[in-house]
RNA sequence: UGCAAGUCGAGCGCCUCGCACUUUGUUUACAAUUCUUUUGUAGGUAAAGUGCGAGGAGCGGCGAACGGCUGAGUAACACGUUAGUAACUGCCCCAAACUCAGGGAUAACAUUUAGAAAUAAAUGCUAAUACCGGAUAGUCCCGAAAGGGUAAAGAUUUUUCGGUUUGGGAGGUGCUUGCGGCCUAUCAGUUUGUUGGUGAGGUAAUGGCUCACCAAGACUAUGACGGGUAGCUGGUCUGAGAGGACGAUCAGCCAGAAUGGGACUGAGACACGGCCCAUACUCCUACGGGAGGCAGCAGUAAAGAAUCUUCCACAAUGGGCGAAAGCCUGAUGGAGCAACACCGCGUGAGUGAUGAAGGUCGAAAGAUCGUAAAGCUCUUUUCUGAGGGAAGAAUUAUGACGGUACCUUAGGAAUAAGCACCGGCUAACUCCGUGCCAGCAGCCGCGGUAAUACGGAGGGUGCAAGCGUUACCCGGAAUCAUUGGGCGUAAAGCGUCCGCAGGUGGUUUAUUAAGUCAGAUAUUAAAUCUUGGGGCCCAACUCCAAGGCUGUAUCUGAAACUAGUAGACUAGAGUCUUUCAGGGGCAAGCAGAAUUCUGUGUGUAGGGGUAAAAUCCGUAGAUACACAGAGGAAUACCAAAAGCGAAGGCAGCUUGCUGGGAAAGUACUGACACUCAUGGACGAAAGCGUAGGUAGCGAACGGGAUUAGAUACCCCGGUAGUCUACGCCGUAAACGAUGGAUACUAGUUGUUGGAGGGCUCGACCCCUUCAGUGACGACGCUAACGCAUUAAGUAUCCCGCCUGGGGAGUACGGUCGCAAGAUUAAAACUCAAAGGAAUAGACGGGGACCCACACAAGCGGUGGAGCACCUGGCUUAAUUCGAUAAUGAGCGAGGAACCUCACCUGGACUUGACAUCCCGAGAAUUUUCUAGAAAUAGAAAAGUGCCUUAUGGAACUCGGUGACAGGUGCUGCAUGGUUGUCGUCAGCUCGUGCCUUGAGGUGUUCGGUUAAGUCCGUAAACGAGCGCAACCCAUGUCCUGUGUUGCAUUUUUCACAGGAGACUGCCGGUUCCAAGCCGGAGGAAGGUAUGGAUGACGUCAAAUCAGCAUGGCCCUUAUGUCCAGGGCUGCACAGGUGCUACAAUGGUCGGUACAAUGGGUAGCAAUACUGCAAAGUGGAGCCAAUCCACAAAACCGAUCUAAGUUCGAAUUGAGGGCUGCAACUCGCCCUCAUGAAGUUGGAAUCGCUAGUAAACGCGGAUCAGCAAUGGCGCGUUGAAUACGUUCCUGGGUCUUGUACUCACCGCCCGUCACACUACGGAAGGUGGAGGCGCCCGAAGUACCCUUAGCUUUUAGCGGGGUCCUAAGUGAAAUCACUGACUGGAGUGAAGUCGUAACAAGGUAA
Repeated sequence: UGCAAGUCGAGCGCCUCGCACUUUGUUUACAAUUCUUUUGUAGGUAAAGUGCGAGGAGCGGCGAACGGCUGAGUAACACGUUAGUAACUGCCCCAAACUCAGGGAUAACAUUUAGAAAUAAAUGCUAAUACCGGAUAGUCCCGAAAGGGUAAAGAUUUUUCGGUUUGGGAGGUGCUUGCGGCCUAUCAGUUUGUUGGUGAGGUAAUGGCUCACCAAGACUAUGACGGGUAGCUGGUCUGAGAGGACGAUCAGCCAGAAUGGGACUGAGACACGGCCCAUACUCCUACGGGAGGCAGCAGUAAAGAAUCUUCCACAAUGGGCGAAAGCCUGAUGGAGCAACACCGCGUGAGUGAUGAAGGUCGAAAGAUCGUAAAGCUCUUUUCUGAGGGAAGAAUUAUGACGGUACCUUAGGAAUAAGCACCGGCUAACUCCGUGCCAGCAGCCGCGGUAAUACGGAGGGUGCAAGCGUUACCCGGAAUCAUUGGGCGUAAAGCGUCCGCAGGUGGUUUAUUAAGUCAGAUAUUAAAUCUUGGGGCCCAACUCCAAGGCUGUAUCUGAAACUAGUAGACUAGAGUCUUUCAGGGGCAAGCAGAAUUCUGUGUGUAGGGGUAAAAUCCGUAGAUACACAGAGGAAUACCAAAAGCGAAGGCAGCUUGCUGGGAAAGUACUGACACUCAUGGACGAAAGCGUAGGUAGCGAACGGGAUUAGAUACCCCGGUAGUCUACGCCGUAAACGAUGGAUACUAGUUGUUGGAGGGCUCGACCCCUUCAGUGACGACGCUAACGCAUUAAGUAUCCCGCCUGGGGAGUACGGUCGCAAGAUUAAAACUCAAAGGAAUAGACGGGGACCCACACAAGCGGUGGAGCACCUGGCUUAAUUCGAUAAUGAGCGAGGAACCUCACCUGGACUUGACAUCCCGAGAAUUUUCUAGAAAUAGAAAAGUGCCUUAUGGAACUCGGUGACAGGUGCUGCAUGGUUGUCGUCAGCUCGUGCCUUGAGGUGUUCGGUUAAGUCCGUAAACGAGCGCAACCCAUGUCCUGUGUUGCAUUUUUCACAGGAGACUGCCGGUUCCAAGCCGGAGGAAGGUAUGGAUGACGUCAAAUCAGCAUGGCCCUUAUGUCCAGGGCUGCACAGGUGCUACAAUGGUCGGUACAAUGGGUAGCAAUACUGCAAAGUGGAGCCAAUCCACAAAACCGAUCUAAGUUCGAAUUGAGGGCUGCAACUCGCCCUCAUGAAGUUGGAAUCGCUAGUAAACGCGGAUCAGCAAUGGCGCGUUGAAUACGUUCCUGGGUCUUGUACUCACCGCCCGUCACACUACGGAAGGUGGAGGCGCCCGAAGUACCCUUAGCUUUUAGCGGGGUCCUAAGUGAAAUCACUGACUGGAGUGAAGUCGUAACAAGGUAA
């Protein structure tokens, strides 16, 4: 903006237009004419009338209360279902009766007026199925009756359609009623027309619906009242079901129509497209006034994550009006848009291996995409062109859909595949990129350089015109448990008892029939659902039939059980009698021991306290001892697994009052019982109030110690309190962490109280049985631990409580309290766990046992000095790299001047110093010169080889090309291999069996024993493996053989080779007469003879990419290669390992003696000579039992004489020697000179148990030489000590606790500081909804008043009043938001302070 409710002229009167006819007037032409007028015919025109048709508004009738839309409100008789009635009902159907004769108006219209408009007013005219009175009145209404009262309308050409009254029906509506369906008690009391009655009014009708009066009721724990939320149902989704959630489409009901109020009309409304008023908003206006209501169909805007066309048609179905034709119908039928959903179909089929190209991967062979493609042969659902073409209309006509569905024909694989995922759950794996970044994520979690988890790619999996995501519901969830859970320790038994309501309840008889069961009837709308059929090609969809809709009501029947009623019983319960035990309770009195204080006496210097001390008391006389006195509190022994009590709890003795219990007995009552929400009572300790009391103890507090600190633990004091009386509080790990009652279900053994029996002279003892109280244990139960007649077993009944951890037993509100606080009791937010029981480890300032140079007993060192070496640090161009608790630091390195070499500076090279392949040239090779630090560059000369099929080939050199070389560059946290360490500790496992739900255990523990998991015995274990031991090597004794260079020739020594020997074998003791241990004999050796090699499962992401190998990454005219020089040796300092010393057990000098291992030809080298010496010259001997080749401490003598020395040797100067291209940085050695520190080493710490420690020298490896005092070996001399296992360290076995498992270097608590988040309090502020009171009061119905106004004279209009919407206002209550500041809470990779808890957590918690 357009449309969605009109229709009827067969109810009525008008207006306009058209046509036809009639009449009248006028006029034109013609004709006739009585000649001037008349008449006739044909036209035009005006008026009136009649008829027909069209249009317009109006009066009147019916409809507009249906249909369509929406879900705001509503927790209600609103809805569903059941039963009802005191009622109404237009149109429709049936039946009966009637339809007579009249009257006065009014709209339209005309004229006038007002207004911008909307509209209004006045005057005049007119009709009706409009309105009004009269007549009639069977039924109807009022009334007990008599009696009284009330109707109507006509229209039409035919026929019919109407109207009025009454009764009935159908359908509709009103009202009442039982039952049913949300949350909240942090809403517990609500209500005054409220509940009922009488009377009246009102209504279609019952009724406090309204009013007057009377009464004081009514509802409520079976949840009233209040608050929050919500339309209800058939049904839908889900679920095995029971249930749970929802209430779109379709259907029934309700409610609403901008918001609030109100009535009118009408059969029906308090009315979506009607009226009036108020309010908000929008629009028009001439500013005076007016208009409007899409939660109808389309459409627009806004909001939002998001939701369509301003379409066609009344052809069908249905509705309204009409007699009908017909008109209207955004109801409806259709089409359009949207994969929004459901269903169906397709995107091709067959063949096709050069397994094409290409992509990806790759072990470089190949694999895979993959018969997939291409190619060849087909098909045409779909698509396009052409032709034909419906049903839907029952009904003569009429088809929006629609040239649609469908059919025929032609064409051509043509027009048609995506989305998610690939770590597990969960089907599906590789490469690259990234590097705790970027990112992923439903949960667990992934990503820090090899990511199947991120991003891309290839491949794969799933679904498919869809696929994923998000949101929500049900399921799984037995995770609110009726079906179908729990409460000892996981969350959960009220602290205990009494007890009203409620729930449950012994035996038996009769009866009733509420529950229960059976049958019948009615209803349970249709649709939906199930089954069987039918129609669209199938299906979705739809039609038909049957079933079902688990419900409700009524009737009939049954009588077992529950229940009701009436009666009976005694087994439950109670009463009674006789006994019994007891720390049961309350009150009063009394007693002794002890502590403290006071007094007196004796007596003298300490006492007290602690791990040790001190504060403290004491010469003013303490402590100690004796006597006397005061006062308060608690009651040793008895005493116990004992007793009593509901629990808390109760303990000297006596008395009084009093509660409960047990046993035995018989008499009585006759179910009187059990459990209990709300309620009531009791209720440790601490605390509070008032008044007392106060000996000891003792929060707070003071002091002394301890300590880094010590507001603690320990000590010295000490106030409240502890005690009494009265009154509060009402909580505890108030625990058996186990509610009460009843019944049943093996036992064994204690103990308390009673009874019966046996035996005995008797105490005792034995048996049986009740009531308590303990231990163990079968069945059974339990997640396990465990419980087990005192149940956590089997059952019934009742109550309480639980539903992840934290926030929090907190906030707010309520109740109680003097207060402290108690009780009831959330949410936001946050985490993916918190928790229980048990298992294996690890750990403990837990326990038991055992071992080790672990301690102790000893000997010698280190730590102090100087030097050497290594390391840290510092420095540097570089001081290359690694190792760095034990398990690094004389380590890799068994030998850095160059080289090594990896580092630095500088100079060079780029297929490279090295390997393979290809091409070209040249033999190879050697020598010389120039430049240069050299690498290198340039030049010159000498030299022409080997094989051959005569082309060439092999080795080597030079040049070129690209594949590649090269890297001591990174990652030991990608690896192999090797190694260290626990530890040469005695452990670590397996098969079968057995036990446990399981992890797991047993074996492997236990009693002995051992160096040993070594062996023996026992034992639900029996065996076995890796370790231990043994087997191997060396040394020690003997034998045999051989014997070079050895011994000196035989024995012997020695060397080599092969054997013997030692096994607890023998004896004694001991043990279980087992293993073994102790002692002895013999023997070279005795209990592993000694030493070595040998290192279980594993631990430390231990060490090493720089020994080697190796994945990945990185560099490629350089992180590769070559060369020269430098550096690794740098020096305020620190650490580690050593050497030499500090001296007389010694130094120096001289003399004399005794080894073993091992090495030597580019080598070891003798005699001799030179040199003080290092060394040199020279070269006998030796390829080694032959030569090199002499040990030193020791011993004998001399000297030194206690000192910084004749100790000690560093440092420095000078001169030499050797190696080597080279000795400056930076080698070793010799000689002379120099002669530091150091006089035995703080705290602390290391090695060693016998041929060991200690001391002494000797030899190799590496090596030109050597920084070697190191390392690896060899021999010589040669001790001391071990009572023992308390302690330190490490280890093994068993056991115990655990909040640890990255395993105590663990875990973890609180304050403070910082950041963020949500919440509470708060002076106040803002807003909402509701009620109450007051004020004002529109429209409006009913009623009342009306003197004055109007009027049709009336039950009228107008005016006033009562009631009443909105507005205004007052006091309170309530909800939400906000609020300076404030309170705690939660969360947050690396903050501060301590260390409270977990182990005996270092003071048990």
Annotation:
Small-subunit ribosomal RNA from an uncultured bacterium, 1405 nucleotides, folded computationally. The sequence is in RNAcentral, with records from ENA and SILVA. Its Rfam family is "Bacterial small subunit ribosomal RNA".